[in-house]
């Protein structure tokens, strides 16, 4: 350096749910907790899922006629423990 693996040894992470806090949300943060993970470490670059306070633009409905509701888009947001892809790592064996 490349490659397999997690059998041993050090250790790491930390689901759901509880509690706190932010947020319009999805979801994040801390604490607590372990389902689990061999990258469940980083990173929104490809595909995917989820979220709508506000904008602008389309359909329809309703009557108070230019106002409301609803959808579809566009827009911006989230998920990395959804799936590649990029970068970085701890043992052990080839």
């Nucleotide at each position: 350096u490349u490659u397999a693996g997690a059998a041993a040894a050090a250790g790491c992470c930390a689901a759901a749910c509880c509690g706190c806090g932010c947020g319009a949300g999805a979801c994040c943060g801390c604490g607590g907790g372990a389902c689990g993970g061999a990258a469940a470490g980083c990173c929104a670059c490809g595909g995917g899922u989820c979220c709508u306070c506000c904008c602008a633009a389309c359909u329809g409905u309703g009557c108070c006629u230019g106002c409301a509701c609803a959808g579809u888009g566009a827009a911006g947001g989230a998920c990395a423990g959804c799936c590649g892809a990029g970068c970085u790592g701890c043992c052990u064996g080839g």
The prediction has a mean pLDDT of 81. Predicted 3D model of a 94-nucleotide RNA (c-di-GMP-I riboswitch aptamer) from a Desulfobulbaceae bacterium. It was read from a public genome assembly, where an Rfam model found it.